[in-house]
RNA sequence: AAAGGAGGCCAGAUGAUCGCUCCUCGCUUUAGGCGAGGGGAGGAAAGUCCGGGCUCCACAGAGCAGGGUGCUGGAUAACGUCCAGUGGGGGUGACCCCAAGGAAAGUGCCACAGAAAACAGACCGCCGGGUCGGCGCGGAGAACGGCAAGCCGCUCCGCUUCCCCACCCGGUAAGGGUGAAACGGUGCGGUAAGAGCGCACCAGUCCCGAUGGUGACAUCGGGAGCUCGGCAAACCCCACCCGGAGCAAGACCAAAUAGGGAGGCGUUCCCGCUUCCGUGGGAGGAAGUGGGAUAAGGGUUGCUCGCCCGAGGCCUCCGGGUUGGUCGCUAGAGGCACGCGGCAACGCGUGUCCCAGAGGAAUGAUCAUCGCCGCCCGCCUGCGGGCGGAACAGAACCCGGCUUACGGCCUGCUUUGCCC
Numbered sequence: 001a002a003a004g005g006a007g008g009c010c011a012g013a014u015g016a017u018c019g020c021u022c023c024u025c026g027c028u029u030u031a032g033g034c035g036a037g038g039g040g041a042g043g044a045a046a047g048u049c050c051g052g053g054c055u056c057c058a059c060a061g062a063g064c065a066g067g068g069u070g071c072u073g074g075a076u077a078a079c080g081u082c083c084a085g086u087g088g089g090g091g092u093g094a095c096c097c098c099a100a101g102g103a104a105a106g107u108g109c110c111a112c113a114g115a116a117a118a119c120a121g122a123c124c125g126c127c128g129g130g131u132c133g134g135c136g137c138g139g140a141g142a143a144c145g146g147c148a149a150g151c152c153g154c155u156c157c158g159c160u161u162c163c164c165c166a167c168c169c170g171g172u173a174a175g176g177g178u179g180a181a182a183c184g185g186u187g188c189g190g191u192a193a194g195a196g197c198g199c200a201c202c203a204g205u206c207c208c209g210a211u212g213g214u215g216a217c218a219u220c221g222g223g224a225g226c227u228c229g230g231c232a233a234a235c236c237c238c239a240c241c242c243g244g245a246g247c248a249a250g251a252c253c254a255a256a257u258a259g260g261g262a263g264g265c266g267u268u269c270c271c272g273c274u275u276c277c278g279u280g281g282g283a284g285g286a287a288g289u290g291g292g293a294u295a296a297g298g299g300u301u302g303c304u305c306g307c308c309c310g311a312g313g314c315c316u317c318c319g320g321g322u323u324g325g326u327c328g329c330u331a332g333a334g335g336c337a338c339g340c341g342g343c344a345a346c347g348c349g350u351g352u353c354c355c356a357g358a359g360g361a362a363u364g365a366u367c368a369u370c371g372c373c374g375c376c377c378g379c380c381u382g383c384g385g386g387c388g389g390a391a392c393a394g395a396a397c398c399c400g401g402c403u404u405a406c407g408g409c410c411u412g413c414u415u416u417g418c419c420c
Stems, first nucleotide, its partner, number of pairs: 001416004006411005012370007020040009042392001046403002049401005054246004061305004066242005071085005086100001087098004101237002106235002108231003123176002125172007133164002136159006144153003184202006203227001205224008250327004260318006268293010297309004334353008372389007
């Protein structure tokens, strides 16, 4: 100097004028207005991907379905988040990433190529046996050719050793080929040729131990069979976790309409009390009232069981009115500082602070100065001047995360080049 990798901080400040909004106090003509003081948009407010607080069902159980997580130990209100570690992968490295339980419970997939893709398998090849032929050797030889001559070509017969070709049968999976991947690797022996067939070493699997660690796991020793691919971000199996809906939740006030229309189900049973009827006394009946049981039905926001409401009016459909106001709504799993514990995430303690609450939606506009960044000029090398710039982007009940967008600065680390 260049390239990379990890972390942190900021996201302008001050003043003046005008404007908006909330809170407190005061005054007032008290729907309202005026004055004083204090506050007023983010690190992501975005995405709505997770987890909760809170509200209601509701004082609410079990199973199935459905969903989520998936190595170990921790943190947390909780999580699919975070911290630390183990195992694996990427990178020269600093560092980064992992959807990280089970493939020997079952089903399924691995295109094309290849013989064959997991109870696999023979294309080329290697070996053994057989048959035919060739080469070679021996014997015989009519005709033809080499001038003649079985001397040779040639023809016929026989032979067995080696070699070669073709075919058939058997053995083989070491060598070669195909492929992303081919049923362990290297070497030696052995074999007809090979093969863990045997052996040595290595890797892997399983079993038995030792050491270290809370654990995942690591290291070491011994033994056995020699070896049982990949994909579960395929279905599935296993372990653990999960009620539902959501601030348009929900609570209250006010007002208005049509106490509308149609249909269905039903007004059951038990106990007690009061009044009345009845009567010689009763049995019994009617009205009212309190309690209990249950039916139709409703609720438990997917289903089933269970549970709850339920004798009055309930349920279904059509139609009508209300779309107003107040609360919920900001003091919190809160911020900051210091100390202690912990590798850390984080926890505990002490002190201190209050840092939006709109309601179709406030938090703004103008001017000046300073600051930050970039470029240029001058120059006393550290100052001055001029010009320009400032990204991504706006709360809506709140909080903890993750993901995405983005300007500037700072700190450490790694690699490469050059100089001393």
Molecule: Bacterial RNase P class A
Organism: Candidatus Tectimicrobiota bacterium